[in-house]
Context: one part of a larger RNA
RNA sequence: UGACGGGGGCCCGCACAAGCGGUGGAGGAUGUGGUUUAAUUCGAUGAUACGCGAAGAACCUUACCUGAGCUUGACAUGCUGGGAGUACCGACCCGAAAGGGAAGGGAUCCCGAUUAUUCGGGAAGCCAGCACAGGUGCUGCAUGGCUGUCGUCAGCUCGUGCCGUGAGGUGUUGGGUUAAGUCCUCUAACGAGCGCAACCCUUGCCUUUAGUUGCCAGUCCCGAUUUUUAUCGAGAGGCACUCUAAAGAGACUGCCCCGGUUAACGGGGAGGAAGGUGGGGAUGACGUCAAGUCAUCAUGGCCCUUAUGCUCAGGGCUACACACGUCCUACAAUGGCCAGUACAAUGGGCUGCGAAACCGCGAGGUGGAGCCAAUCCCAUAAAGCUGGCCCCAGUUCGGAUUGGAGUCUGCAAUUCGACUCCAUGAAGUCGGAAUCGCUAGUAAUCGCGGAUAAGUAUGCCGCGGUGAAUACGUUCUCGGGCCUUGUACA
Numbered sequence: 001u002g003a004c005g006g007g008g009g010c011c012c013g014c015a016c017a018a019g020c021g022g023u024g025g026a027g028g029a030u031g032u033g034g035u036u037u038a039a040u041u042c043g044a045u046g047a048u049a050c051g052c053g054a055a056g057a058a059c060c061u062u063a064c065c066u067g068a069g070c071u072u073g074a075c076a077u078g079c080u081g082g083g084a085g086u087a088c089c090g091a092c093c094c095g096a097a098a099g100g101g102a103a104g105g106g107a108u109c110c111c112g113a114u115u116a117u118u119c120g121g122g123a124a125g126c127c128a129g130c131a132c133a134g135g136u137g138c139u140g141c142a143u144g145g146c147u148g149u150c151g152u153c154a155g156c157u158c159g160u161g162c163c164g165u166g167a168g169g170u171g172u173u174g175g176g177u178u179a180a181g182u183c184c185u186c187u188a189a190c191g192a193g194c195g196c197a198a199c200c201c202u203u204g205c206c207u208u209u210a211g212u213u214g215c216c217a218g219u220c221c222c223g224a225u226u227u228u229u230a231u232c233g234a235g236a237g238g239c240a241c242u243c244u245a246a247a248g249a250g251a252c253u254g255c256c257c258c259g260g261u262u263a264a265c266g267g268g269g270a271g272g273a274a275g276g277u278g279g280g281g282a283u284g285a286c287g288u289c290a291a292g293u294c295a296u297c298a299u300g301g302c303c304c305u306u307a308u309g310c311u312c313a314g315g316g317c318u319a320c321a322c323a324c325g326u327c328c329u330a331c332a333a334u335g336g337c338c339a340g341u342a343c344a345a346u347g348g349g350c351u352g353c354g355a356a357a358c359c360g361c362g363a364g365g366u367g368g369a370g371c372c373a374a375u376c377c378c379a380u381a382a383a384g385c386u387g388g389c390c391c392c393a394g395u396u397c398g399g400a401u402u403g404g405a406g407u408c409u410g411c412a413a414u415u416c417g418a419c420u421c422c423a424u425g426a427a428g429u430c431g432g433a434a435u436c437g438c439u440a441g442u443a444a445u446c447g448c449g450g451a452u453a454a455g456u457a458u459g460c461c462g463c464g465g466u467g468a469a470u471a472c473g474u475u476c477u478c479g480g481g482c483c484u485u486g487u488a489c490a
Base pairs, nucleotide, nucleotide: 001490002489003487004486005485007484008483009482010481011480012479013478015474016473019438020437021436022435023434026329027328028327029326030325031324032323033322034320035319042053043052064315065314066313067312068311069310070309073132077131078130079129080128081127082126088105089104092101093100094099108123109122110121111120112119113118134304135303137302138301139300143298144297145293146292147291148289150287155194156193157192158191159190160189161170162169163168174185175184176183200281201280202279203278206248207247208246209245210244211243214239215238216237219236220235222233223232224231225230252275255269256268257267258266259265331431335390336389337388338387339386340385341384347378348377349376352371353370357366358365359364397428402423403422404421405420406419407418408417444466445465446464447463448462449461450460
């Protein structure tokens, strides 16, 4: 100087407490360990691995296993030599394919010469050979780059000066204050840098500009219903409103009161759409963990070179006594089922989205309008509301499992896809010790969209609908910051 303490003081955080909902029990999905296996490819392993790399393993992917093949190689560059029936195409044969063989067809470009279709040289391509290629082989404890974590915590340092023999200290401590090393004040310190904050994006109010594909208040016209009023539809017309997307405005403790050291700031109030960082995002200092990644990529060293390289078929990554993590669905009446009915937002669409209509109980099929999209389509939002049935039961709860029949994608659903219909109808009656998330448009709950080059979502990333409870407080648990103290630790 740090680190540590079941030392002290001050402070903070869904850290505890106060609440709400879960996990741990059941079934299933998924990842992991273990076991098994010819192989179950590899990596990730407290927090910071375990719905993680993987935004999608039937083949491919694929790195693994078995078997079959290739050896200048699937790919790159260079050198030497050789070939017009050459390159290239290739019926057919062996074969699971890769690969091997092979009848037949059969060239191009440039330069020079020339009897005008030949000759010579070269290029491209091919063959043989040589240098080399290739390696998801090892080392993340040789590395770059990227990433996690402490932590969006408030810290980490420097120049000059001063103090100290020196390591080093001071500044950065003290008194206040803040979300903040934020600011004020004091001060042997005075300044500065990286962080904080602000500048950026988005959302909330208003104004202006613009008006199609968006919108329809008022006006006119037409059609339908109608006694009229009125309602519905289409058009003219308009840009008022909604909206879209560009520019502005707005919030700064600016104003008032009180407290405070005349300060920083704190408490209350006014006005305001919004008030003291308005909400959310992006943004992650010096460093720590020899943290993670040589399998994204790059790369030193080592290793393989008729194989640890390359191609192919089939299998495996999907196994299953078991253990754990993360989720989904439930155990029901604030519910289940049936009928009717209302209201979104984000997005995606040409190898595409696919309407109406028709067929099918349905998955889906036929069909092909429209749309390169504020125009058309995906596309009915669901919970909700109204009415009805169920009457507390292993049930009209729950849906696993199994049998049968199908649909779709795809060369191909046996190992091993998703979905539909009929039948079947398991465990489960709220979960031990323990443990997780969340402070507001949040939790909880409800549906919708998208990425992932066919198909495959309970995962992931987004979107909106409905919409709570509680926070006395900081004694205790965990983590962190500052000061101080002890130390046989570095």